[in-house]
Description:
Predicted 3D model of a 78-nucleotide RNA (Glycine riboswitch aptamer) from uncultured Sphingomicrobium sp.

RNA sequence: GCGCGGGAGAGCUCGUCCGAAAGGACGGCGCCGAAGGAGCAACCGCCCCCGGAAUCUCUCAGGCACCAAGGACCGCGC
Numbered sequence: 001g002c003g004c005g006g007g008a009g010a011g012c013u014c015g016u017c018c019g020a021a022a023g024g025a026c027g028g029c030g031c032c033g034a035a036g037g038a039g040c041a042a043c044c045g046c047c048c049c050c051g052g053a054a055u056c057u058c059u060c061a062g063g064c065a066c067c068a069a070g071g072a073c074c075g076c077g078c
Base pairs, nucleotide, nucleotide: 001078002077003076004075005074006073011029013028014027015026016025017024018023030064031063032062036060037058038057039056043052044051045050
């Protein structure tokens, strides 16, 4: 890295538009962190400089009923 399995959190909120409805789009405020990104830094290499660096921090992105998708991480196999 690939395959299979497991895999959380947060408004089914308010407004406008479309729609028969379900629901969808956009915007507002509220919120989540486990794609990605950024930052600090424990720690590591070196031990001067310098470099790497999180599940921490930020929330730019992404996400917030169910379902679906995504999904860090974990297990097994190659």
The sequence is in RNAcentral, with records from MGnify. The model forms 84% of the base pairs in the Rfam consensus.